[in-house]
RNA sequence: GGGGACAUAGUUUAAUGGUAAAAUCUCUCUCUCCAAAAGAGAUGAUCCCUGUUCGAAUCAGGGUGUCCCCG
Numbered sequence: 001g002g003g004g005a006c007a008u009a010g011u012u013u014a015a016u017g018g019u020a021a022a023a024u025c026u027c028u029c030u031c032u033c034c035a036a037a038a039g040a041g042a043u044g045a046u047c048c049c050u051g052u053u054c055g056a057a058u059c060a061g062g063g064u065g066u067c068c069c070c071g
Base pairs, nucleotide, nucleotide: 001070002069003068004067005066006065007064010024011023012022013021018054026042027041028040029039030038047063048062049061050060051059
């Protein structure tokens, strides 16, 4: 320098173009003499910009970052 893959909650993963789902973390409650475990509930996310579309996490273009391959 060229090519490819990936980017979603603090973390790990889902999501046919049509209400962003779950596990875990944290907090609250129940249970308990106390704690753990278990159960119930709450908070929390689509890397950035532009476009296509009635509608974008998803499609297109550009950028940023990580990884891999070629030179």